[in-house]
Context: one part of a larger RNA
RNA sequence: CUGGGCGUAAAGCGCGCGUAGGCGGCUUGUUAAGUCGGAUGUGAAAUCCCCGGGCUUAACCUGGGAACUGCAUUCGAUACUGGCUGGCUAGAGUGUGGUAGAGGGAAGUGGAAUUCCAGGUGUAGCGGUGAAAUGCGUAGAUAUCUGGGGGAACAUCAGUGGCGAAGGCGGCUUCCUGGACCAACACUGACGCUGAGGCGCGAAAGCGUGGGGAGCAAACAGGAUUAGAUACCCUGGUAGUCCACGCCGUAAACGAUGUCAACUAGCCGUAGGGAGCAUCUGGCUCUUUGUGGCGCAGCUAACGCGAUAAGUUGACCGCCUGGGGAGUACGGCCGCAAGGCUAAAACUC
Numbered sequence: 001c002u003g004g005g006c007g008u009a010a011a012g013c014g015c016g017c018g019u020a021g022g023c024g025g026c027u028u029g030u031u032a033a034g035u036c037g038g039a040u041g042u043g044a045a046a047u048c049c050c051c052g053g054g055c056u057u058a059a060c061c062u063g064g065g066a067a068c069u070g071c072a073u074u075c076g077a078u079a080c081u082g083g084c085u086g087g088c089u090a091g092a093g094u095g096u097g098g099u100a101g102a103g104g105g106a107a108g109u110g111g112a113a114u115u116c117c118a119g120g121u122g123u124a125g126c127g128g129u130g131a132a133a134u135g136c137g138u139a140g141a142u143a144u145c146u147g148g149g150g151g152a153a154c155a156u157c158a159g160u161g162g163c164g165a166a167g168g169c170g171g172c173u174u175c176c177u178g179g180a181c182c183a184a185c186a187c188u189g190a191c192g193c194u195g196a197g198g199c200g201c202g203a204a205a206g207c208g209u210g211g212g213g214a215g216c217a218a219a220c221a222g223g224a225u226u227a228g229a230u231a232c233c234c235u236g237g238u239a240g241u242c243c244a245c246g247c248c249g250u251a252a253a254c255g256a257u258g259u260c261a262a263c264u265a266g267c268c269g270u271a272g273g274g275a276g277c278a279u280c281u282g283g284c285u286c287u288u289u290g291u292g293g294c295g296c297a298g299c300u301a302a303c304g305c306g307a308u309a310a311g312u313u314g315a316c317c318g319c320c321u322g323g324g325g326a327g328u329a330c331g332g333c334c335g336c337a338a339g340g341c342u343a344a345a346a347c348u349c
Stems, first nucleotide, its partner, number of pairs: 004320003007303002012317001014201004021194003025088003029084003033081002035077008049065006091191001092188004096183004103177007110154001115149007125136002162169002206247006215241002220236004258316006266294012298305002322349003331342004
């Protein structure tokens, strides 16, 4: 090396782009590197194996053979793989015409609500809880009306609805911009798949500088509860939450299910597109791309999965190998820091 695995038992990198590498459609000719065959040389002896011989046997010694599965040279074979060459269109892509969408970025703008400020009305309470109290209020609160300021989030529509690679994305308008899907043709002609390193994106919290600050709210303070209550409940409340720029790089980053491709019963819903039929405002059928619910075969330890596979196969990558020690120490790299990435051992059960 030849194994077995990765939804929940240990195990799919958070996600993408892509370098090397690995793998790669149909077909012509050629080459003969891989592959296969023959021959020659070599593959020391001993050992191992087979047939004999010698010590009374055996071990041991010894003759012959086979073997030494290898390497080199040479002559051939040409199906497959590779190289070169010519062609093809089923993979991939481009063009044309349409469609849907919270996909991304920027600028502007709207209404409801909370809060604050000013004024009017008005008077003794308000608030809060299981019950209370802290708190607010006769210096006029709560309630109510008018006006103004400011910040943040966008009710209904709203949907196992949509979009995005993932994180994620939701008022409205405009500008810039990525992707997807459908239909029919035309074009390029394998341009493809995966992807160690690498590079980029990456919720929340956190960090740096400067703004902003309504509501909410770690920390903190007070009131309760309680044996205690560094909590749960209540009254307050600062970072933060928001914006710009720069870091951080983690997560139950989950479908706990890597990406791509092919194949394998059906039924029901839903979103986008196309086609046909109709009693053409409403319905039915077919098809395609997504997204859900059941379910055959099959798979599974079971649960369950079941054309969106965890079925049947192929290509490539990542990862696992008893529990604790430990995702820790040490070292290295990264970071302003917090810390992140890589990653043991002793010992112990």